[in-house]
Notes: The RNA shown here (c-di-GMP-I-GGC riboswitch aptamer) has 82 nucleotides and comes from a Nitrospirota bacterium. Model confidence (mean pLDDT): 87 of 100.

This record gives sequence, C1' cells and structure tokens, in this order.
RNA sequence: UUCCGAAAAGGUAAACUCCGGGCAACCGGGGGGCACAAAGCCACGGGUCCUUUCGGUUGAAAGGACGGCCGGGUUGCCGAAG
Repeated sequence: UUCCGAAAAGGUAAACUCCGGGCAACCGGGGGGCACAAAGCCACGGGUCCUUUCGGUUGAAAGGACGGCCGGGUUGCCGAAG
C1' cells in the first nucleotide's frame, strides 16, 4: 500500500409522517429508524419509473427521475486476526 472487516470513534437515514416544490416519477427541510464498510460524489453502460408526441395491435421517439437496482469511475475514517 492492497485485500479483508474484529474493536473503537463516528457517519448516513428506509418505510411512515408534517411543511414546501414539481403535471408526474421524484426532490428539499423537520420528525422517524429499516438498513448500510463507502447507503460519500459522478447519469458513463444496463435497468426500472414518469411525462409528452406518433401509431391507433404489439410498440417507437424525445425529454425527465432514480446512486438505498446492477456494473463502472473517483475520493475517504479505523487497524484486530489472516
């Protein structure tokens, strides 16, 4: 230094709920705590979701959303056994 994930110090915050924004998916703040060793950050690839239009059968296109769906990139706390 890397794999790894005991301990310690901490961190984030699911569902739900209140307020606000958005046509919506969803986002921000308060409460809340399911879970997470990157559940920090990035829409690059796949995927799912929303809206509009075309078609008027299956579908297609465009614009959005999701990082706690998977992969990838990048940065990072601690140091037991191996």